[in-house]
Molecule: transfer RNA
Organism: marine sediment metagenome
RNA sequence: GGGCACAUAGCUCAGUUGGUUAGAGUGUCGGUUUCACAUACCGGAGGUCACAGGUUCGAUUCCUGUUGUGCCCA
Numbered sequence: 001g002g003g004c005a006c007a008u009a010g011c012u013c014a015g016u017u018g019g020u021u022a023g024a025g026u027g028u029c030g031g032u033u034u035c036a037c038a039u040a041c042c043g044g045a046g047g048u049c050a051c052a053g054g055u056u057c058g059a060u061u062c063c064u065g066u067u068g069u070g071c072c073c074a
Base pairs, nucleotide, nucleotide: 001073002072003071004070005069006068007067010026011025012024013023019057028044029043030042031041032040050066051065052064053063054062
């Protein structure tokens, strides 16, 4: 220098051939249980869906660019 893939909650990830409230596990906080701790159960908080622009009535999803990470080629 060229190509490909990925970016969604603190962490690991799912999701949608564009459509009503964006989810799971884990972690965290509170409660029940216990003499206490752990486990178990219940509940809560936590997201500009990497950033910018475009298409559309409507974008986490489609298109373009940028940034970052990983892999391959040279």